[in-house]
RNA sequence: UGCUCAUCGAGACCGGCUGAGGGACAGGCCCAGCGAAGCCGGGGCAACCAGCGGGGCAGCAAUGGUCGCAACGGCCGUUGCCGCCCGCCACGGUGCCAACUCCCGCGGCGGCUGCGCGCAGGCGCAGCCACCGAGAGAUGAGCG
Numbered sequence: 001u002g003c004u005c006a007u008c009g010a011g012a013c014c015g016g017c018u019g020a021g022g023g024a025c026a027g028g029c030c031c032a033g034c035g036a037a038g039c040c041g042g043g044g045c046a047a048c049c050a051g052c053g054g055g056g057c058a059g060c061a062a063u064g065g066u067c068g069c070a071a072c073g074g075c076c077g078u079u080g081c082c083g084c085c086c087g088c089c090a091c092g093g094u095g096c097c098a099a100c101u102c103c104c105g106c107g108g109c110g111g112c113u114g115c116g117c118g119c120a121g122g123c124g125c126a127g128c129c130a131c132c133g134a135g136a137g138a139u140g141a142g143c144g
Base pairs, nucleotide, nucleotide: 001144002143003142004141005140006139007138008137013042014041015040016039017038021031022030023029025105027103028102043097044096045095048093049092051088052087053086054085056084057083059081060080061079062078063077064076065075066074067073101136106133107132108131110129111128112127113126114125115124116123117122
């Protein structure tokens, strides 16, 4: 620095050093001398990987029985491996500890309100609210 997959409405803060920024980006809105970011020490959260256990399903391999003239065939079973799922753990590898990833940005869809047009069904514009998807970002795992 790139690709793939999964997750992102939960949860978890004190002390020391230092001293003005920080919340990725733009806008908004926030946090911050009652001390930002950073570094150090301690504490905590969570459970992605790792570890342990279990069950069901699917796949692969080996093997037994059976059907069959026979098969590298069907059916039933056993064992092993791998994948998915569930539970446990928190020694280990990471991660995290303001606000939903703080909100939003791109596209779609719906509701409400107001205004305008129309005889009307309705149409247009604006504002607010909600939902779905994409993108971006973050973290992990795997691969380059």

Annotation
A computed fold for a 144-nucleotide RNA from Dokdonella sp., annotated as SAM riboswitch aptamer (S box leader). The sequence was found by an Rfam model in a public genome assembly. The model forms 97% of the base pairs in the Rfam consensus. Model confidence (mean pLDDT): 82 of 100. Lineage of the source: Bacteria > Pseudomonadota > Lysobacterales > Rhodanobacteraceae > Dokdonella.